[in-house]
Molecule: RNase P RNA; transfer RNA
Organism: Candidatus Azotimanducaceae bacterium
RNA sequence: CGAGCCGGCCAGGUAGUCGCCGGCUGAAGCAGCGUCUCUGGACGCCGUUUCGGCGGGAGGAAAGUCCGGGCUCCACAGGGCAGGGUGCCAGGUAACGCCUGGGGGGCGAAAGCCCACGGAAAGUGCCGCAGAAAGUAAACCGCCGACCGGGCUUGCCCGGACCGGUAAGGGUGAAAGGGUGCGGUAAGAGCGCACCGCGCGCGUGGUAACACGCGUGGCAGGGUAAACCCCACCUGGAGCAAGGCCAAAUAGGAAUCCAUUGGCGCGGCCCGCGCCGGAUUCGGGUAGGCCGCUGGAGGUAUCCGGUGACGGAUAUCCUAGAUGAAUGACUACCCGCGGCAGCAAUGCCGUCGACAGAACCCGGCUUAUCGGCUGGCUCGCUUG
RNA sequence: GCUCAUAUAGCUCAGGCGGUAGAGCACUUCCUUGGUAAGGAAGAGGUCACCGGUUCAAAUCCGGGUUAUCAGCUCCA
Numbered sequence: 001c002g003a004g005c006c007g008g009c010c011a012g013g014u015a016g017u018c019g020c021c022g023g024c025u026g027a028a029g030c031a032g033c034g035u036c037u038c039u040g041g042a043c044g045c046c047g048u049u050u051c052g053g054c055g056g057g058a059g060g061a062a063a064g065u066c067c068g069g070g071c072u073c074c075a076c077a078g079g080g081c082a083g084g085g086u087g088c089c090a091g092g093u094a095a096c097g098c099c100u101g102g103g104g105g106g107c108g109a110a111a112g113c114c115c116a117c118g119g120a121a122a123g124u125g126c127c128g129c130a131g132a133a134a135g136u137a138a139a140c141c142g143c144c145g146a147c148c149g150g151g152c153u154u155g156c157c158c159g160g161a162c163c164g165g166u167a168a169g170g171g172u173g174a175a176a177g178g179g180u181g182c183g184g185u186a187a188g189a190g191c192g193c194a195c196c197g198c199g200c201g202c203g204u205g206g207u208a209a210c211a212c213g214c215g216u217g218g219c220a221g222g223g224u225a226a227a228c229c230c231c232a233c234c235u236g237g238a239g240c241a242a243g244g245c246c247a248a249a250u251a252g253g254a255a256u257c258c259a260u261u262g263g264c265g266c267g268g269c270c271c272g273c274g275c276c277g278g279a280u281u282c283g284g285g286u287a288g289g290c291c292g293c294u295g296g297a298g299g300u301a302u303c304c305g306g307u308g309a310c311g312g313a314u315a316u317c318c319u320a321g322a323u324g325a326a327u328g329a330c331u332a333c334c335c336g337c338g339g340c341a342g343c344a345a346u347g348c349c350g351u352c353g354a355c356a357g358a359a360c361c362c363g364g365c366u367u368a369u370c371g372g373c374u375g376g377c378u379c380g381c382u383u384g
Numbered sequence: 385g386c387u388c389a390u391a392u393a394g395c396u397c398a399g400g401c402g403g404u405a406g407a408g409c410a411c412u413u414c415c416u417u418g419g420u421a422a423g424g425a426a427g428a429g430g431u432c433a434c435c436g437g438u439u440c441a442a443a444u445c446c447g448g449g450u451u452a453u454c455a456g457c458u459c460c461a
Stems, first nucleotide, its partner, number of pairs: 001380010012334007020057002023054008032045005059355001063366002066364005071239004078271004083235005088102005103117001104115004118230002123228002125224003140170002142166004147160006178196006197219001198217008243291004253282006262276004284460002298317008335353002337350005385457003389453003394409004403440001411427005433450002435447003
């Protein structure tokens, strides 16, 4: 210098003007309560209105709602079955399907990346078409032997309905019952042997997944579990429109259905516990406020433990809470991008500025995303 | 905001425990009629919303992947 890999960060900037939503605070007015009182009032608290002041105000994904948890209610949640989920091993964590480290497999020259990665020897199902045969294998062509006929160069060739052997070769298929080679045989075949693969046993290393070594078995059962299923582990349901409080209002109504061996809480079933009606539709009323509501498994820095995810200690910081739903608009300059002009410096123009907008809160994953900054690593070339 | 469901021909829907997708209406051509409708015969029309995976093979099975559409959910009695 070029090509590539892995991570971290920013998310146009500055100034001015005008607005929007919370918080704190000052003054004035009004209403209420309390205390004191010389009954005129004074002081304090709380609420509200107006006018000011100070300070704050979207994200890395706020998104999809795909997992996990907190929180709330239903028995503070109980037993069993069913259902659902996860699936190599170990660790981290509040928990997880997340993360870290390791093992195995695949890709790459490497850095590195990817993997729904338990069991097909518990059982059942399925494997269309093609093909002879599709799962306790199988003889269509071929090969070999026997038999029959013919030819002749007399041990070879040609042909043949049938019989037997053969899975080495051809063909079918996604898949045809280990692979390569040598021997062997009538031809063949783990039939025998060597190596590779595979199963089983033992030993060594490792917490384990697993790896390595030795011995042994000629090899025995193809695929599919994102088919049923088996094994191990986890799992109650609902969701802030959860739930609680205040205020206001009325017809505490009607119909249908189910029913006290029942119904509901209990949203699959049984048991158990609690309660005594319940479900649907129609009709009626109010559709206002407060709490939950933002300080939390919180952020930052340093040190310590750990390979790491992460954990611990100390110091320090406070950083949105709206409810038809605020976080914006304009102007100027700079930055970036695009277009035009120009040899260039540069100038002019732009509904230009990625994806996108919190809604109870966190931890993840996934998806969308203009442009840029930065750290580390691999390979190649050149120079010293 | 929360919770579900669905997507197959132009329209309305089947099929969905895997093996090249059907029905009714609509459309095209022909026959019938003087002509139209009705009737009869033949035919065309499908990336099974899209993407990825499992499998020999996917409309079907799986997805923590996209898109569109539909529905339900306040309180009192």